A computed fold for an 82-nucleotide RNA, annotated as transfer RNA. RNAcentral holds the sequence, with entries from ENA.
[in-house]
RNA sequence: GGCCGAGUGGUGAAAUGGCAGCCACGCCGUCCUCAAAAGACGGUGCCCAUCGGGCGUGCGGGUUCGAAUCCCGCCUUGGCUA
Numbered sequence: 001g002g003c004c005g006a007g008u009g010g011u012g013a014a015a016u017g018g019c020a021g022c023c024a025c026g027c028c029g030u031c032c033u034c035a036a037a038a039g040a041c042g043g044u045g046c047c048c049a050u051c052g053g054g055c056g057u058g059c060g061g062g063u064u065c066g067a068a069u070c071c072c073g074c075c076u077u078g079g080c081u082a
Stems, first nucleotide, its partner, number of pairs: 001081007010025003018065001026044006045055004058074005
């Protein structure tokens, strides 16, 4: 250089055109306990002028009513090949 794959919350990981983040771990709060562990329940992306609104799937474009998903370019990374 050529070919193939991967990139999604703090972490692992699901969703393969239709509510972005199911599920698990972690973290926070409450309950339970003399106290702790274990367990139960609830919460847990970012921003703003906060009864609400906007943004967010590596980055930038495109297709589509609608894109994490399909297409193009780039970045990072893994494999194969010369």